Predicted 3D model of a 432-nucleotide RNA (Bacterial RNase P class A) from a Verrucomicrobiia bacterium.
A source record names the gene rnpB.
Its Rfam family is "Bacterial RNase P class A". Rfam classes the family as a ribozyme.
The RNAcentral record of the sequence draws on ENA.
The model forms 97% of the base pairs in the Rfam consensus.
Its mean pLDDT, the model's own confidence on a scale to 100, is 75.
[in-house]
RNA sequence: AUGCCGGACCGGACGGUCGCUGUCUUGUCCUGAACAGCGGGGUUUUCCCCGGCUCGCAGGACAACGAGAGAGGAAAGUCCGAACUCCGCAGAGCAAUGUGCCGGAUAACGUCCGGGAUGGCGGGUUUAAGCCCGUCAGACGGAAAGUGCCACAGAGAACAUACCGCCUCAGGCGCGAGCUUGUGGUAAGGGUGAAAAGGUGCGGUAAGAGCGCACCGCCCGGUCAGUAAUGCCCGGGGCAGGGCAAACCCCACACGGAGCAAGACCAAAUAGGGAGGGAUGGCGGCGGCGCAAGCUGUCUCCAGCGUGCCUGCUCGGUGCGCCCAACCUUCGGGUAGGUCGCUUGAGCCGUUUAGCGAUGAACGGCCUAGAGGAAUGACCGUCCAGGCGGGAAACCGCCGGACAGAAUUCGGCUUACAGGUCCUGCGUCACU
Numbered sequence: 001a002u003g004c005c006g007g008a009c010c011g012g013a014c015g016g017u018c019g020c021u022g023u024c025u026u027g028u029c030c031u032g033a034a035c036a037g038c039g040g041g042g043u044u045u046u047c048c049c050c051g052g053c054u055c056g057c058a059g060g061a062c063a064a065c066g067a068g069a070g071a072g073g074a075a076a077g078u079c080c081g082a083a084c085u086c087c088g089c090a091g092a093g094c095a096a097u098g099u100g101c102c103g104g105a106u107a108a109c110g111u112c113c114g115g116g117a118u119g120g121c122g123g124g125u126u127u128a129a130g131c132c133c134g135u136c137a138g139a140c141g142g143a144a145a146g147u148g149c150c151a152c153a154g155a156g157a158a159c160a161u162a163c164c165g166c167c168u169c170a171g172g173c174g175c176g177a178g179c180u181u182g183u184g185g186u187a188a189g190g191g192u193g194a195a196a197a198g199g200u201g202c203g204g205u206a207a208g209a210g211c212g213c214a215c216c217g218c219c220c221g222g223u224c225a226g227u228a229a230u231g232c233c234c235g236g237g238g239c240a241g242g243g244c245a246a247a248c249c250c251c252a253c254a255c256g257g258a259g260c261a262a263g264a265c266c267a268a269a270u271a272g273g274g275a276g277g278g279a280u281g282g283c284g285g286c287g288g289c290g291c292a293a294g295c296u297g298u299c300u301c302c303a304g305c306g307u308g309c310c311u312g313c314u315c316g317g318u319g320c321g322c323c324c325a326a327c328c329u330u331c332g333g334g335u336a337g338g339u340c341g342c343u344u345g346a347g348c349c350g351u352u353u354a355g356c357g358a359u360g361a362a363c364g365g366c367c368u369a370g371a372g373g374a375a376u377g378a379c380c381g382u383c384c385a386g387g388c389g390g391g392a393a394a395c396c397g398c399c400g401g402a403c404a405g406a407a408u409u410c411g412g413c414u415u416a417c418a419g420g421u422c423c424u425g426c427g428u429c430a431c432u
Base pairs, nucleotide, nucleotide: 001428002427003426004425006423007422008421009420010419012383013382014381015380016379017378018377020070021069023067024066025064026063027062028061029060030059031058032057035056036054037053038052039050040049041048042047072403076414077413079412080411081410082409083408084259085258086257087256091315092314093313094312097254098253099252100251101115102114103113104112105111116140118137119136120135121134122133123132124131125130141250142249146248147247148244149243150242163190164189165186166185167184169182170181171180172179173178198216199215200214201213202212203211217239218237219236220235221234222233224231225230263340264339265338266337273331274330275329276328277327280303281302282301284299285298286297287296288295289294304322305321306320307319308318309317347366348365349364350363351362352361353360354359384401386399387398388397389396390395
């Protein structure tokens, strides 16, 4: 200088003119049930009354060359988590759902930080397998608890195989090289495939094979290091063939539901409507009728039954009801208006401090939209990033600035983005 992987940031600036929305200040006007003060009346301790006044206080309207503010890093997706609100109170278990290496951060999370294993890429080393370093990355518990799947191709996809091939023996043909038939052995070589009874090398064998050996891989045990996941080393074993659990499943942990169209208040209107289903006994008190037996209304208590509630089920708890009926199903009617929720926040910025870091703490400063069918804009000028053309250059002319618009709020994740800037690591080239 240039390229690749990864990461971070900006994404127009200034001035002027006009316009829109909220807040505050000042002024004018209007209204006033209640409150406060003053005034009047009654009473004369208290207290009561007044259609009175004040611009106190509250609300509204208008004005101001008054003040200051006004759409993002993603406002998008609606994928996670919460704050907040409601379901009258609320528990246990199961189911369902979610997460999944270790340790931390956080209000919490499926997020983030650090570490470990594994893998991709680059480099080094080894006969080779493998090992070491750097960087990047995910859906990273368990396949030796069980069940299941692996199309096609292929001989064979697991209690799995012999297609081609290699070797021994017995034959046939051929001058020979070689061709061919059968018995037996083989799984090292080749082929099919994503994957074929661990890999590399040496030995051995008729030919081969963990058949034997060395080094790796795998399994088991142990010392040491580490909070841990794990790692080095030592010893033993020829060794359960692989993949899939975003297959069912097993293990550990978490875990009510619905959502600002949540919900609260005010006002108004209607039909407290119609139909169907729908759960019992006992003792006693009081009242009415009755000669009496008894009938009937109402109330308390006891037990039982029915039913609703924060759940899909069960249990527990609790509310309501038990024949003028709780509750369930269904038909039909009215309203859809106004005010609030609504923006001071797990908030932002700076400094110091603890920590590898995510982040925490202390101190100081700041207030930065709140619309309500939805405001936050338009025009002009100058400058600037970029592109094209002319020019030796200075410069001139033209074009022109991506993705995209708050709607309860916040922490993340994912996706989109013209152009530009910076950083870590690695590679290439040139010079020294």